A computed fold for a 1511-nucleotide RNA from a metagenome, annotated as small-subunit ribosomal RNA. The RNAcentral record of the sequence draws on SILVA. Model confidence (mean pLDDT): 85 of 100.
RNA sequence: CUGGCUCAGAACGAACGCUGGCAGCGUGGAUUAGGCAUGCAAGUCGAGCGAGAAAGUCCCCUUCGGGGGGCGAGUAAAGCGGCGAACUGGUGAGUAACGGGUGGGUAACGUGCCCCGGAGUGUGGAAUAACCCUUCGAAAGGAGGGCUAAUACCGCAUGUUAUCCAAGGAUCCUCGGAACCUUGGAUCAAAGGCGCUUCAGUCUUCGGAUUGGAGUGUCGCUCUGGGAUCGGCCCGCCUCCGAUUAGCUUGUUGGUUGGGUAAAAGCCUACCAAGGCGACGAUCGGUAGCUGGUCUGAGAGGAUGGUCAGCCACAUUGGGACUGAGAUACGGCCCAGACUCCUACGGGGGGCGGCAGUCUAGAGGCUUCGGCAAUGGGGGAAACCCUGACCGAGCGACGCCGCGUGAGGGACGAAGGCCUAACGGUUGUAAACCUCUGUCAGCUGGGACGAAUGCCUUGAUGGCUUCAACUAUCAGGGAGAGACGGUACCAGCAGAGGAAGCCCCGGCUAACUCCGUGCCAGCAGCCGCGGUAAUACGGAGGGGGCAAGCGUUGUUCGGAAUCACUGGGCGUAAGGGGUGCGUAGGCGGCUCGGUAAGUCUGGCGUGAAAUCUUCACCGCUCAACGGGAAGGCGCCGCCAGAAACUGUCGGGCUAGAGUACCGGAGAGGUGAGCGGAAUUCCUGGUGUAGCGGUGGAAUGCUUAGAGAUCAGGAAGAACACCGGUGGCGAAGGCGGCUCACUGGCCGGUUACUAACGCUGAGGCACGAAAGCCAGGGUAGCAAACGGGAUUAGAUACCCCGGUAGUCCUGGCCGUAAACGGUGAACACUAGGUGUAGGAGGUAUCGACCCCUCCUGUGCCGUAGCUAACGCAUUAAGUGUUCCGCCUGGGGAGUACGGCCGCAAGGCUAAAACUCAAAGGAAUUGACGGGGGCCCGCACAAGCGGUGGAGUAUGUGGUUUAAUUCGACGCAACGCGAAGAACCUUACCAGGGCUCGAACGGGAGGGUAAACCCGCCGAAAGGCGGACUGCUUCGGCAACCCUUUCGAGGUGCUGCAUGGCUGUCGUCAGCUCGUGUCGUGAGAUGUUGGGUUAAGUCCCGCAACGAGCGCAACCCUUGCCCCUAGUUACCAGCGCGUUAUGGCGGGGACUCUAGGGGGACUGCCUCGGAUAACGGGGAGGAAGGUGGGGACGACGUCAAGUCAUCAUGGCCCUUAUGUCCUGGGCUACACACGUACUACAAUGGCUGCUACAACGGGUCGCAAUACCGCGAGGUGGAGCCAAUCCCUUAAAAGCAGCCUCAGUUCAGAUUGCAGUCUGCAAUUCGACUGCAUGAAGGCGGAAUCGCUAGUAAUCGCGGAUCAGCACGCCGCGGUGAAUACGUUCCCGGGCCUUGUACACACCGCCCGUCACACCACGAAAGCUUGCCGUACCAGAAGUCGCUGUCGGAACCCGUAAGGGACCAAGGUGCCGAAGGUAUGGUGGGUAAUUGGGGUGAAGUCGUAACAAGGUA
Repeated sequence: CUGGCUCAGAACGAACGCUGGCAGCGUGGAUUAGGCAUGCAAGUCGAGCGAGAAAGUCCCCUUCGGGGGGCGAGUAAAGCGGCGAACUGGUGAGUAACGGGUGGGUAACGUGCCCCGGAGUGUGGAAUAACCCUUCGAAAGGAGGGCUAAUACCGCAUGUUAUCCAAGGAUCCUCGGAACCUUGGAUCAAAGGCGCUUCAGUCUUCGGAUUGGAGUGUCGCUCUGGGAUCGGCCCGCCUCCGAUUAGCUUGUUGGUUGGGUAAAAGCCUACCAAGGCGACGAUCGGUAGCUGGUCUGAGAGGAUGGUCAGCCACAUUGGGACUGAGAUACGGCCCAGACUCCUACGGGGGGCGGCAGUCUAGAGGCUUCGGCAAUGGGGGAAACCCUGACCGAGCGACGCCGCGUGAGGGACGAAGGCCUAACGGUUGUAAACCUCUGUCAGCUGGGACGAAUGCCUUGAUGGCUUCAACUAUCAGGGAGAGACGGUACCAGCAGAGGAAGCCCCGGCUAACUCCGUGCCAGCAGCCGCGGUAAUACGGAGGGGGCAAGCGUUGUUCGGAAUCACUGGGCGUAAGGGGUGCGUAGGCGGCUCGGUAAGUCUGGCGUGAAAUCUUCACCGCUCAACGGGAAGGCGCCGCCAGAAACUGUCGGGCUAGAGUACCGGAGAGGUGAGCGGAAUUCCUGGUGUAGCGGUGGAAUGCUUAGAGAUCAGGAAGAACACCGGUGGCGAAGGCGGCUCACUGGCCGGUUACUAACGCUGAGGCACGAAAGCCAGGGUAGCAAACGGGAUUAGAUACCCCGGUAGUCCUGGCCGUAAACGGUGAACACUAGGUGUAGGAGGUAUCGACCCCUCCUGUGCCGUAGCUAACGCAUUAAGUGUUCCGCCUGGGGAGUACGGCCGCAAGGCUAAAACUCAAAGGAAUUGACGGGGGCCCGCACAAGCGGUGGAGUAUGUGGUUUAAUUCGACGCAACGCGAAGAACCUUACCAGGGCUCGAACGGGAGGGUAAACCCGCCGAAAGGCGGACUGCUUCGGCAACCCUUUCGAGGUGCUGCAUGGCUGUCGUCAGCUCGUGUCGUGAGAUGUUGGGUUAAGUCCCGCAACGAGCGCAACCCUUGCCCCUAGUUACCAGCGCGUUAUGGCGGGGACUCUAGGGGGACUGCCUCGGAUAACGGGGAGGAAGGUGGGGACGACGUCAAGUCAUCAUGGCCCUUAUGUCCUGGGCUACACACGUACUACAAUGGCUGCUACAACGGGUCGCAAUACCGCGAGGUGGAGCCAAUCCCUUAAAAGCAGCCUCAGUUCAGAUUGCAGUCUGCAAUUCGACUGCAUGAAGGCGGAAUCGCUAGUAAUCGCGGAUCAGCACGCCGCGGUGAAUACGUUCCCGGGCCUUGUACACACCGCCCGUCACACCACGAAAGCUUGCCGUACCAGAAGUCGCUGUCGGAACCCGUAAGGGACCAAGGUGCCGAAGGUAUGGUGGGUAAUUGGGGUGAAGUCGUAACAAGGUA
């Protein structure tokens, strides 16, 4: 940088957890369109009609059983009839559709009730329910007979109008038609009710009742025109996903006839034609009611469609029609199916997705409430009735909004809690306490708005009428009506009283401590926390956030520019098609004119209401909520206008493109022929023992003559040199030569065509190698395979062979790191320098050079771009056009399906599951069996060792009561330990102590305590006895007892630490400031050229300086000088001695110890850049840091040490403390490290004789002397030490013996006898003497030290220490060899390179196998859903035909009867569920099987990352 994952926001018909005071407004079955008990949800009209109860009560009669009459009441219930029931209400199953949205059309239509208008309402008739009788049935429900009414039904008349036909006229139009006028003809109507007035009749209880006529009002009725409203149908546009659904369609597309409908139409039928749809996605599959809106968002967009509103669809499932203005009808009908209920078994009934309610499933959603008071609906003239619509109330924190749980004062700050560095901090003005207030809830009282209509009555005006009445409107008066509700609201009363929780506090993200826990328990949205100090778990204190809620879960949008229209990309991160030709499509040069489709402007219409936005608006105390106004709703339609741009039509142009002509280069392609070199084979000659091959070998070939060499011949394949980031081609690709055919390209010049162009989904063609099929060919090479090696193995790398194949012809395959990892085309944007082809200019004898232009191909580079790397006129820059492609990693380029292929396989291409990353470029490191340069006893060259033996010592292991603990590659192992018999000692056993073995402070008490003595005991200790301090007499100090605060712990954690130390490494490095460069990490400086031991120095340089390191300063040693000489020294002088600095003395020398000098590449010479520096030389005691030491940068190893010490935390507290005795640390089958001594003659032994230095010494070193073989003893001079002692140094030298032997080597082991130290040498000391005399004859693989006074060798001293040294630390004596050199091993430094490493190669990491779990594929089958096709059968029902029997109205007829008409039934077409057969498709499941994923410590190997060891 890319890229995914995740979080913070908002929202919700939510649910769950904890919690819960009040109010308002909203909202509440999202799953099972699953099943439902019960009640209610659609009736009404007596002013359409006929008929008409009962209970009860009053009166009369009575045989006292009852009967009759009035009221109840023309009421209830039922019926005929009318209207309504098609509205309202519910749900979202189905539907991807003209279903919905939006805009249109209907000249192709309908419309009950309502409104306006016109004309009518005449005259007749026949039935039928109810009711009565009979009858069937369990019921539901019927059947027959009889009576009756109407606004029910029927005939006739009238016919404005309407419809149809005919004729004429005239208007408009989309030319199909529409509407109008006139005339004639044909056809079709009706219903009455109720008031008022009046007349007449009948009855009368004389009030009146009733019937009829007339007038009038009103409500109806009929025909008809118009309107309004509501609908039907048609059309444009919009409306989810899948192409792993690509073809679909036969009533299909159109026409004609007929039918059908309110109406266009294949809507239906017959016939004719063969059409119609589809890549702008038909068909098929999946999903889904659509919209206004809602949520989110800056917007664009995304998601969604709950409540409310519009439309649609559905009403148990499927089918069907009837009625009607309207239905194919939720609370109607018929049929079929499933389910359920009743049943007398014959048969019937039912449909909550209305309101409540119930069961089931579910995480989950309410009362079987009140009322028609309001709004609305149905009926009615009205009163009124009905209304689970609705209005209200109830339940649920489900949501939004509001309020409260108190307010003010109150401490240098109570108690308690928590923390603490024990001072204090915090909770915290918080509380208490004081002063107040009174919301909500509680109690008491008052108490609404919502009510206006309507009704009654009076009046006015209008209509009608002679008047009145009636009626419409308006005005006045009056009676009555509220579910909510005694609610809202108001007032009063009392009193801080009744009312706070939830989540979080590691980062994101606001808020920190303690305790508990100890990879446990647990947390977790992501990253990640937890393995003994957890701000991450649990609790607590404190804090943060929100608040009647707070969290969690789920879902949506956001953040996500993470599908990018706004607004992304494709060289290397995911991503350019392998390449070309080209179809559709997209895009397209200059100019003139027309047009007006796109586009733009204005106007009109529409975009329902609600929602949304705005407002000093209005109403609820505010708000939520509601009302009002304005805006918006980006779309669509119509009209008018504009003409720049796009389109379109027409004309013109030549700059794009193309054609002709003249030249040119080329491994461009195809075919045919030819050539030489090489290889192999064959033949022959020469010739002899090997050849070949490798890291080294072997297999192989060869005395049957190879290899080598010469000659001849054969065959196939490929074409050295030229040859070149040269050429050609679209790519793949093309390379000897010649010929033939052929494609493209470049340059030059004019002429011509006139945009003819670019790109290119599909499509077609080409397409390396390998592979496949058929036939040839085969020299070399060479998968497979065989053999030989290598190896732990080696199915590899290496070697010897070798078949497909490689070659040719024909046909497939169709892939690749088919790469410039970069699609094609055009234009523009600094240059420089090569190279190939062509042309021109200049110049020339010449095209040698030089300059310019075009085309191709490279390198460098500016601007610009890029995450960087890099690209840069051959773009990855700036733009335009078109195509292809990408959207985290794995699963997987896989499965399934389809297409292609002979096969191999290719193309297309998922999901489950899983991860919190995968990835690009660059940076710093580290690493490399990468490179360069350079160091080091690193190798090499040498010398001596270790590894073998014995012993010592340490360690491991084992053992043990304990063998205390630590140290573990280098860098643990003669290390801590510079000294374990007791002690030490930390371990073990046993015996003791508990204020303790040691120490401080406080309180109380007591006495001196101790030494000493006695007893017991192994000791510690216990018991007893005796004895004592100072004093101002109060007591003090010390000690003892009791008690308390502290003790004590070598108990744990070195992975909590300090300090100290080891190591890389005495290596030359490690950094900083400022500047500069880079988006940044970071770089530069510090790299480079030289040089050095060195980042040492010089030079150069975008760096300039600086720090820690290096060096120097310090110590020591080597030379000289000065100063100073005792205990050191003694040259000269003197004294003395057998002899000796012994003495006087001396200050020269050595030496001692203080100071100074000296060395600096200073001088010469050569090299070198004149520098740094190097080589050589002189001088010098010393020469290039003279030798040695001390001194150790930033850091690394969680290196070592809690047992030196210190220290946080934890643990023990009559013990994990402490004292004591004894034991152990010393064990011993073994293994390792480090040493000592040897194996001998450069030696051993004996004797003799020399020469040191560093040191140590009074609890000490100890001389002379004596004793002992000796260790040592006795003894004690001298010395606190340049004085005395330790102290004879040893090797060496001289002389002698030994003579190669387990020895005169070696000394282990063992025996005896001793010495010394110490309280004590048994476990367990050292030493001495005598005796004993082991292994061992120079050490396998391997490995260590050392470069000069070093190695080697020899002895001496010291620390520790009573004693104990082969160890350690020092000292001197003798005193070498070798280094060509840096290839190799090890370690290191600098630069560079690669990297998949960063815990850094002891890294990372791959695959099989084994085990567990998970999801998926295949699979004989089994099972289930959906869809299709063919056939069978065929309910209800419409339609058609028929219609015996049957039927009131009309006609003929006196009648019988007939006709017309109706119609049961029958029948035909269609037709649901059903059945049979078959096919497609989706799902479930399955023995077995396949791979995949995941999983702290399994197996085998080592494939990849460094040249990863075969790139």